[in-house]
RNA sequence: CAGGCAGGCCGGACGGUCGCCUGCGGGGUUCCCGCGGGAGGAAAGUCCGGGCUCCGGAGGGCAGGGUGCCAGGUAACGCCUGGGGUCGGAGUCGCGCUUGCGCGGCGAACGGCAUGGAAAGUGCAACAGAGAGCAGACCGCCCACGGAAGUGGGUAAGGGUGAAACGGUGCGGUAAGAGCGCACCAGCUCCGGCGGUAACGCCGGAGGCUAGGUAAACCCCACCCGGAGCAAGACCAGAGCGGCCAGGGCGGCCCGCCCGUUACGGCCGCGGUAGGUUGCUAGAGCGCGGGGGCGACCCCGCGCCCAGAGAGAUGACCGUCCCCCGAGCCAUCGCGCCCGGGGACAGAACCCGGCUUACAGGCCUGCCUGACUU
RNA sequence: GGGGCUGUAGCUCAGCGGUUGAGAGUGCCAGCCUGUCAAGCUGGAAGUCGCGGGUUCAAAUCCCGUCAGCCCCGCCA
Numbered sequence: 001c002a003g004g005c006a007g008g009c010c011g012g013a014c015g016g017u018c019g020c021c022u023g024c025g026g027g028g029u030u031c032c033c034g035c036g037g038g039a040g041g042a043a044a045g046u047c048c049g050g051g052c053u054c055c056g057g058a059g060g061g062c063a064g065g066g067u068g069c070c071a072g073g074u075a076a077c078g079c080c081u082g083g084g085g086u087c088g089g090a091g092u093c094g095c096g097c098u099u100g101c102g103c104g105g106c107g108a109a110c111g112g113c114a115u116g117g118a119a120a121g122u123g124c125a126a127c128a129g130a131g132a133g134c135a136g137a138c139c140g141c142c143c144a145c146g147g148a149a150g151u152g153g154g155u156a157a158g159g160g161u162g163a164a165a166c167g168g169u170g171c172g173g174u175a176a177g178a179g180c181g182c183a184c185c186a187g188c189u190c191c192g193g194c195g196g197u198a199a200c201g202c203c204g205g206a207g208g209c210u211a212g213g214u215a216a217a218c219c220c221c222a223c224c225c226g227g228a229g230c231a232a233g234a235c236c237a238g239a240g241c242g243g244c245c246a247g248g249g250c251g252g253c254c255c256g257c258c259c260g261u262u263a264c265g266g267c268c269g270c271g272g273u274a275g276g277u278u279g280c281u282a283g284a285g286c287g288c289g290g291g292g293g294c295g296a297c298c299c300c301g302c303g304c305c306c307a308g309a310g311a312g313a314u315g316a317c318c319g320u321c322c323c324c325c326g327a328g329c330c331a332u333c334g335c336g337c338c339c340g341g342g343g344a345c346a347g348a349a350c351c352c353g354g355c356u357u358a359c360a361g362g363c364c365u366g367c368c369u370g371a372c373u374u
Numbered sequence: 375g376g377g378g379c380u381g382u383a384g385c386u387c388a389g390c391g392g393u394u395g396a397g398a399g400u401g402c403c404a405g406c407c408u409g410u411c412a413a414g415c416u417g418g419a420a421g422u423c424g425c426g427g428g429u430u431c432a433a434a435u436c437c438c439g440u441c442a443g444c445c446c447c448g449c450c451a
Stems, first nucleotide, its partner, number of pairs: 001370010012321007020038008040345001044356002047354005052229004064225005069083005084115001085113004091106006116220002121218002123214002138159002140155006167185006188207008233278004238273001240270006247264001248262005285304008322343005328337002330334001375447007384400004392431001402418005424440005
């Protein structure tokens, strides 16, 4: 310098004017004054996980749902970190040769993985093909019979079909063939050794010739999950409902006492609707420094207080500057001047940890490969 | 705050692992019929199966994520 990757951060600045919500203090009585504070990286989607609160509950199981390599982190997770396995990956090496493609091996930084189980069971596999699950004889090959056409048998080496046809190469063997036998290679199961906490890897031996795919099909195994949500919940309490009293009203008797009734009134209770207060923001908090750890993260010290509305505040305008885009100007072609336009996505509502999605423009860091120069 | 459903020709809906190239009605286009129009008959065109990824030999269909739209419930007993 070119190419390829990975990650982090900012997300307009300053000043003025007029407004909005709120804490404290003062005046004052529901309005002023002063000093402070006032959205985000996603406040969003509500997809996971927790705190908190109420209800239920001895414990366990069934059903239902979820998760799924190993180890660690965490309050917890389906999140994060590190590792294993596998797939991809620039390129590189080898072989073939249709000479620019095909096949195979190795494989950078890095990326993806719902990566438990298919030698527990059941199911599924269209079309093509002779045959599709412990299969299969269409062509071919071989043997027998036959004059021939052909018939019967053997054969999975070769052709053909397919996503997939029951190991690969070579030698032996055979009528032709075949793990039928052997050597090497690949894969599987079991055993042993070594390394690793483990997943797993490496090495050796035995078996044996093959065991196919699919569990984001049923299923099996292991682990996890009680339900509801701040409109949770708590307090006050107008109306309402129930009970008691009989002061007041009305009716009965000629009147009063008295009796009945009403619920105007008083007292008590229920209940939790309108409304008010609370929950309500000091927290798995933020900043700096030190220490431990590969890392996620954890520990210690010091400092700080950083929105709390309730139909829902956090805004608008002006000026100067900044960034981007477009047009223009020049004795000066410059990180120049000037004109116009633009500056995103979005907005707390009980609080946190994640994931996902949206986002104008800009800044920074690290890693790998190749080339050149020194 | 909680729960559910839908997305497939212009419109309304089927199809819910299989090769037929994804269908039907209606609408659209062309032809026939008619003096003309409608109706009728015949033929044709029309699709990122909302979007992105994955599983599988194979995906509209199964799974995950995402976007958009629609509906329902909410105090006490």